The RNA shown here (transfer RNA) has 72 nucleotides and comes from a Candidatus Parvarchaeota archaeon. It matches the Rfam family "tRNA". Its family is annotated with triplet codon-amino acid adaptor activity in the Gene Ontology. NCBI's taxonomy places the organism under Archaea, Nanobdellati, Candidatus Parvarchaeota.
[in-house]
C1' cells in the first nucleotide's frame, strides 16, 4: 500500500428491491415439593457510519470506519 471477504436484536445467524426474522440468551408466566428439563407468552433493532439510485435500499453503486485473508 493493493485485491478480496464480512458488518443484522446481548451472542450465533437467516431474509427475491416490496411489514427486518429464527434459534439460544433475558424477562413473565404454566408445570414440579423445590431446582434443572419441558410448554406458552412478552420484551429487545439508527440492518457500521455518511451519501447516491429508486415509488420503495438490511440488499444495488460511492466514499468513510473496524474485523478477517492474501500478495507486496
Nucleotide at each position: 500500500u493493493g485485491a478480496c471477504c464480512c458488518g443484522u436484536a446481548g451472542c450465533u445467524c437467516a431474509a427475491u428491491g416490496g411489514u427486518a426474522g429464527a434459534g439460544c440468551a433475558a424477562u413473565c408466566g404454566g408445570c414440579u415439593g423445590u431446582u434443572a428439563a419441558c410448554c406458552g407468552a412478552u420484551g429487545g433493532g439508527u440492518u457500521g457510519c455518511a451519501g447516491g439510485u429508486u415509488c420503495g435500499a438490511g440488499u444495488c453503486c460511492u466514499g468513510c470506519c473496524g474485523g478477517g485473508u492474501c500478495a507486496g